[in-house]
């Protein structure tokens, strides 16, 4: 790398559900961002802790539901 047989048709992608597509994982994938203070490492950055602030129901598209804002009737 190819063929055959068997087994499986799973889980995950920061807030719900369905369809399609994409990516990731085999006990892992996954568990958002920014600022300040402190601490550790010791490198110009990273981790832990505490406080403050911000976006989004999507991994992407479409639809539904929920929530918020604005406008019109």
């Nucleotide at each position: 790398u190819g063929c055959u047989a068997u087994a499986u048709a799973g889980g995950c992608g920061a807030u719900g559900a369905a369809g399609u597509c994409c990516g990731c994982c085999a006990a892992a994938a996954c568990c958002g961002c920014c600022c300040c203070g402190u601490u550790c490492u010791a490198u110009c950055a990273g981790g832990g802790c505490g406080g403050g602030g911000c976006u989004g129901a999507u991994g992407a598209c479409u639809u539904c539901u929920g929530u918020c804002c604005a406008c019109a009737c």
Model confidence (mean pLDDT): 77 of 100. This is a predicted structure of a 73-nucleotide RNA (Fluoride riboswitch aptamer (crcB RNA motif)) from a Deltaproteobacteria bacterium. Taxonomically the source falls in Myxococcia (Bacteria, Pseudomonadati, Myxococcota). The model forms 100% of the base pairs in the Rfam consensus.